This is a predicted structure of a 72-nucleotide RNA (transfer RNA) from Hominimerdicola alba SY3. The RNAcentral record of the sequence draws on Rfam. Lineage of the source: Bacteria > Bacillati > Bacillota > Eubacteriales > Hominimerdicola alba. It matches the Rfam family "tRNA".
């Protein structure tokens, strides 16, 4: 310096032609227990920054970052 890849809830992780962003855990509230744990029920919560392009974008495109590979 060149090129390719990934970036979604607090973590992991899904949505394969562009159409209600979900699910586990975890966290917080109840319920159960004499108290705790277990267990059931409910909540909260994410697409990395901007900017096209579309009636619509997590998806397509440009850009910048940030991390990770590969040639030199």
């Nucleotide at each position: 310096u060149u090129c390719c890849g990934u970036u979604u809830c607090g973590u992991c992780u899904a949505a394969c032609a562009g159409g209600c962003a979900g699910g586990a855990c975890a966290a917080c509230a109840g319920a159960c227990u004499u108290u705790g744990a277990c267990u059931c029920u409910g909540u909260c919560a994410a697409u990395g920054g901007g900017a096209g392009u579309u009636c619509g974008a997590u998806c397509c495109u440009c850009u910048c970052a940030a991390c990770g590979g590969a040639a030199g």